[in-house]
RNA sequence: GCCUCUUUAGUUUAAUGGUAGAACAUGGGUUUCCUAAACUCCUGAUAAGGGUUCGAUUCCCUUAAGAGGUU
Numbered sequence: 001g002c003c004u005c006u007u008u009a010g011u012u013u014a015a016u017g018g019u020a021g022a023a024c025a026u027g028g029g030u031u032u033c034c035u036a037a038a039c040u041c042c043u044g045a046u047a048a049g050g051g052u053u054c055g056a057u058u059c060c061c062u063u064a065a066g067a068g069g070u071u
Base pairs, nucleotide, nucleotide: 001070002069003068004067005066006065007064010024011023012022013021018054027041028040029039030038047063048062049061050060051059
């Protein structure tokens, strides 16, 4: 240099065009003399920018970061 793959919440991950879901963690509440544990509730995410589409995490292009292969 060329080719391929990955990027979703603080972390690990679902969702093959039709309401972005779950677990753990954080926070609030109950319980307890206090802490831990247990129960319960909430908050929080599609790497960035364009395009196609009635509608994009999903399909296309570019960029960024990371990983692998090859001369």
The RNA shown here (transfer RNA) has 71 nucleotides and comes from a Pseudomonadota bacterium. Its Rfam family is "tRNA". The family's RNA type in Rfam is transfer RNA. Gene Ontology term of the family: triplet codon-amino acid adaptor activity. The prediction has a mean pLDDT of 82. NCBI's taxonomy places the organism under Bacteria, Pseudomonadati, Pseudomonadota.